Context: one part of a larger RNA
RNA sequence: GAUUGAACGCUGGCGGCAUGCCUUACACAUGCAAGUCGAGCGGUAACAGGUCUUUCGGGAUGCUGACGAGCGGCGGACGGGUGAGUAAUGCUUGGGGAUCUGCCUUGUAGUGGGGGAUAACUACUCGAAAGAGUGGCUAAUACCGCAUGAGAUCUAUGGAUGAAAGCAGGGGACCUUCGGGCCUUGUGCUACUAGAGCGGCCGAUGGCAGAUUAGGUAGUGUGUAGGGUAAAGGCCUACCAAGGCGACGAUCGGUAGCUGGUUUGAGAGGAUGGUCAGCCACACUGGAACUGAGACACGGUCCAGACACCUACGGGUGGCAGCAGUCGAGAAUCAUUCACAAUGGGCGAAAGCCUGAUGGUGCGACGCCGCGUGGGGGAUGAAGGUCCUAGGAUCGUAAACCCCUGUCAUCUGCAAACAAACCUCCUGGUUGAAUAGGCCAGGAGCUGAUAGUAGCAGAAGAGGAAGGGACGGCUAACUCCGUGCCAGCAGCCGCGGUAAUACGGGGGUCCCAAGCGUUGUUC
Numbered sequence: 001g002a003u004u005g006a007a008c009g010c011u012g013g014c015g016g017c018a019u020g021c022c023u024u025a026c027a028c029a030u031g032c033a034a035g036u037c038g039a040g041c042g043g044u045a046a047c048a049g050g051u052c053u054u055u056c057g058g059g060a061u062g063c064u065g066a067c068g069a070g071c072g073g074c075g076g077a078c079g080g081g082u083g084a085g086u087a088a089u090g091c092u093u094g095g096g097g098a099u100c101u102g103c104c105u106u107g108u109a110g111u112g113g114g115g116g117a118u119a120a121c122u123a124c125u126c127g128a129a130a131g132a133g134u135g136g137c138u139a140a141u142a143c144c145g146c147a148u149g150a151g152a153u154c155u156a157u158g159g160a161u162g163a164a165a166g167c168a169g170g171g172g173a174c175c176u177u178c179g180g181g182c183c184u185u186g187u188g189c190u191a192c193u194a195g196a197g198c199g200g201c202c203g204a205u206g207g208c209a210g211a212u213u214a215g216g217u218a219g220u221g222u223g224u225a226g227g228g229u230a231a232a233g234g235c236c237u238a239c240c241a242a243g244g245c246g247a248c249g250a251u252c253g254g255u256a257g258c259u260g261g262u263u264u265g266a267g268a269g270g271a272u273g274g275u276c277a278g279c280c281a282c283a284c285u286g287g288a289a290c291u292g293a294g295a296c297a298c299g300g301u302c303c304a305g306a307c308a309c310c311u312a313c314g315g316g317u318g319g320c321a322g323c324a325g326u327c328g329a330g331a332a333u334c335a336u337u338c339a340c341a342a343u344g345g346g347c348g349a350a351a352g353c354c355u356g357a358u359g360g361u362g363c364g365a366c367g368c369c370g371c372g373u374g375g376g377g378g379a380u381g382a383a384g385g386u387c388c389u390a391g392g393a394u395c396g397u398a399a400a401c402c403c404c405u406g407u408c409a410u411c412u413g414c415a416a417a418c419a420a421a422c423c424u425c426c427u428g429g430u431u432g433a434a435u436a437g438g439c440c441a442g443g444a445g446c447u448g449a450u451a452g453u454a455g456c457a458g459a460a461g462a463g464g465a466a467g468g469g470a471c472g473g474c475u476a477a478c479u480c481c482g483u484g485c486c487a488g489c490a491g492c493c494g495c496g497g498u499a500a501u502a503c504g505g506g507g508g509u510c511c512c513a514a515g516c517g518u519u520g521u522u523c
Stems, first nucleotide, its partner, number of pairs: 001523002004520001006519005013371005019364002027326002030324003035074003040071002043067002047065003050061004081282003091206001093204001095202002099199001101197001104195002107192005112146001114144002121136006152161003166187006174181002208254001210252001215245001217243001220242001223239005257279004261272004284305005307318004335361001337360003343357001344355004374404004384395004408464001410459005423445009467512005472493003478507005488495002
């Protein structure tokens, strides 16, 4: 000199963009952060409407809009947080082959015919609660057989194994037990094929420090056979055999998430890894599996432990390293805010619902950048302060005074972009028997948290807006008074013991400026 997730002291006008628990991976009150689908199902607790009834209090009815609880599907493996652990099961770069894949895309084949349950509900029972049990009824895209087998798997090449589910819209003929069949459109389901994207696995490359850690290793290194996995493999087991690692630092103990990057530097190099992006690991502590395409699962399950809470003492409940917020720790780090309008995600045919992701606003000069605190004229060089050789010099065109301007702030009014889709209506094309419905194109309509904000126009008036540090040398900037080795200063050298440019105050000057200094960090 540069740098900073900074802190402290003094001071503080406005805006934009960023950024904000680095310490205790300490403990957490409260609210919210993952739901959705009635176009899978039986249904109807609440609300609204309709119908019937009424003794005018009401009652009945799932009929309709809708829909609590329940069965079922998809999603809760993403998104969000943190960096404890990890020196290699991680990361980085470039490779490899023995693999899996829900949703999405491409293509092929199929979607036939049956069955038995169970929750909800109901009747009881136990329990303080959390919750649990028994009997009875019922549905499905829930569950289980049968049939079929293009392709798939196994194969001794003869053969064997193994699948499915419906739902919604519309309707001209024909049939009908008047429910519908049937036709058609859309969407599902099953098996396979290819793809895209995401993962799992293997070895190599590079990247901390300690030898006051020198030997370490028995599933240990290799093989054979088997098991296991989606998959190679001591991953596991049995047997054989004695190897394999190490001064090119094994092993052991210490420290640490890694990278793109950031910072400094001319570079080489050094230091660092907060925000943003990629990967990894973790979710009170330790262990385990279940479900599933995917987890050994932050807001799932089970077991053990510590802690906290409820209890009728028998037993239960909980997990902010999600967003806010509280206690504590600390030099130190924000709102218990608004909205799903946009972007993205989940579910849904859609309308839509959910979304502390995200978009916004708020707080903090924490940082970077921009703007302002006025401009021109104005000498008898006023008054006043300070210094003085007492003549004067300086603050100083500075002020007063005259003429202007109107940035920002203030007040008044107008007033955005971020919005185009989905959807509804209309027109045309296509599918179709169809003027249903679906798909494509065009047109119109609807939707804004921020926000009455940005911006624009107008009004008034220089009115509301400057400080901090330094002045002995390094180092830009000097005098007076006070003090008298005292009080004090100090980054280094050093100042102060009666004329201190070094202490304290005044005047003046210098450097930065909404900041300026100090301390800490890195080069």
Molecule: small-subunit ribosomal RNA, 5' domain
Organism: uncultured prokaryote